[in-house]
């Protein structure tokens, strides 16, 4: 340099003007007050995936989760985790481009447990697809007893196939912040029908059936009304930096550190500058790769938090590192 | 926000994991008629897209992409 892998790390900053969202201190205005609305001055303000909602937790309720079928995830071996379908290590199969080709030398993938319980499938080709054993050759102990042809993805062997039902192991109650709590507005002690009150309607958000619990309203028809605020909710399995243990996921200890919080939904727009990378010119050094200098040009992709967390998969720019090999150059 | 289901010719639909994915109605050319329709006759047409299981996949598994529904 080419061809091919495997990891990481960034996603700008500064300053002005004008803007948005929450917040703190003072000021003014209303109000009895908790409070509300204006205004100066100050702090903070989007990611690696905030997304997909595909897995696992946490937290809320429901008998602090019971019984039985069902019905789902899981699926070598052992380790990490709150936990996992994730994550690290081995151990087998498979695939990979190269080379000096029984082999080796980057890497990758694996829904990888059982057909030696049972039941199901196997187009086409083939005698024959599971009641195996038919044709030509050949051996031969003369016993379709062995061999080879020949079809086919697969032919007797305890046959293949479970991303075929299904067996086995293990695990899992159920519903999700529109969970739940809580203040407040508002209404029809109007109407009709059915039901039902210890011979239980009817709820308890669970496929079924059982058990528990709560229990006087429940169902329709036709009609009124409200559809607001607050808290859950931003200190968490939290995050940087150091040392220690472990091959490694990851653990443990000591230090610092506080970092969006909206509800139709902020986190922007414009101007100048600036470091770093990249381009283009032009100089010096070199045989060349290259290095270095000085001018000038350039901020782009994918995309926007909504109860928070731990992976996953998906999108998506830019650079840097190590590895396997090919050429070349010194 | 959470939940579910669905994709198959232009359009409505079919197919048990097996040879070339069939119909039905559009559309294309023709043959009939002065001409048109209608009617014969022939043709082109498709599994949302990538992967993986299997000999083989429209079916089975996953991941995207698109569409409806449901629920205070």
């Nucleotide at each position: 340099u080419g061809a091919g892998c495997a990891g990481g790390u960034c996603a700008c900053c500064u300053u002005a003007u004008c803007g948005c969202c929450u917040u703190g201190c003072c000021c003014c205005g209303a109000g009895u007050a908790u409070u509300c609305g204006g205004g100066u001055c100050g702090a903070g303000g989007a990611g690696g995936a905030a997304a997909g909602u595909c897995c696992g937790g946490a937290c809320a309720c429901c008998a602090u989760a019971g019984u039985g079928c069902g019905a789902c995830a899981u699926a070598g071996c052992g380790g990490g985790u709150a936990a996992c379908a994730c994550c690290c290590g081995c151990c087998c199969u498979c695939c990979g481009g190269c080379c000096u080709u029984u082999g080796g030398c980057a890497g990758g993938a694996g829904c990888g447990g059982a057909c030696a319980a049972g039941u199901g499938c196997a187009a086409c080709a083939g005698a024959a697809a599971g009641a195996a054993u038919g044709u030509a050759c050949a051996g031969u102990u003369c016993g379709g007893c062995u061999g080879u042809a020949g079809u086919g993805a697969a032919a007797c062997c305890a046959g293949g196939u479970a991303a075929a039902c299904u067996c086995u192991a293990u695990g899992u109650g159920g519903u999700g912040a529109a969970a739940c709590g809580u203040c407040a507005u508002g209404u029809a002690u109007a109407u009709c029908a059915g039901u039902g009150u210890u011979c239980g309607a009817g709820g308890g958000c669970u496929g079924c059936a059982c058990g528990c619990c709560c229990g006087a309203g429940c169902u329709g028809a036709a009609g009124g009304g409200u559809a607001g605020g607050c808290g859950g909710u931003a200190u968490g399995a939290g995050c940087c930096u150091u040392u220690g243990g472990g091959c490694a996921a990851c653990c443990a200890a000591a230090g610092g550190c506080c970092u969006a919080g909206a509800u139709a939904a902020a986190u922007g727009a414009u101007a100048a500058g600036g470091a770093a990378g990249u381009c283009c010119u032009g100089g010096u050094a070199g045989u060349a790769a290259u290095a270095u200098c000085a001018g000038g040009g350039u901020a782009g992709a994918c995309a926007g938090a909504a109860u928070c967390c731990g992976g996953c998969u998906u999108a998506c720019g830019a650079c840097c590192u190590g590895c396997u090999u090919u050429u070349u150059u010194u | 926000g959470g939940c579910c289901c669905c994709g198959u010719a232009g359009u409505u639909c079919a197919a048990u994991g097996g040879a070339u994915a069939g119909a039905a109605u559009a559309g294309a050319a023709g043959u009939u008629u002065c001409c048109u329709a209608a009617a014969c006759u022939u043709u082109a047409g498709a599994u949302g897209c990538a992967a993986g299981u299997u000999c083989g996949a429209u079916u089975c598994u996953u991941g995207c992409c698109g569409g409806g529904g449901c629920u205070a």